The prediction has a mean pLDDT of 80. c-di-GMP-I-GGC riboswitch aptamer from a Planctomycetota bacterium, 87 nucleotides, folded computationally. The sequence was found by an Rfam model in a public genome assembly.

RNA sequence: UACGACAAAGGCAAACCCUGAGUGAUCAGGGGACGCAAAGUAAAAGGGUCUUUACCUGACACAAGAAAGACAGCCUUACUACCGAAA
Numbered sequence: 001u002a003c004g005a006c007a008a009a010g011g012c013a014a015a016c017c018c019u020g021a022g023u024g025a026u027c028a029g030g031g032g033a034c035g036c037a038a039a040g041u042a043a044a045a046g047g048g049u050c051u052u053u054a055c056c057u058g059a060c061a062c063a064a065g066a067a068a069g070a071c072a073g074c075c076u077u078a079c080u081a082c083c084g085a086a087a
Base pairs, nucleotide, nucleotide: 003084004083011036012035016031017030018029019028020027021026034073040079041078042077044076046075047074048071049070050069051068052067053066056065057064
């Protein structure tokens, strides 16, 4: 550098419930563990999913574009990190 054990130590915490915030996606705190070897950090000018509709395009109205947002526990990317069996 790479890899990830029925290893050791430690870590995170899905669904669901309670409280609060938000039109909403969703978020924060508490409880709780499905899972996670980066489930650590960065909305990441890469993709994806989802929400909203003040303005703009469009339109009979929708849809769509577009705009503004949410998700990093969907994939990917960058940076950083604990432990040390096997290969």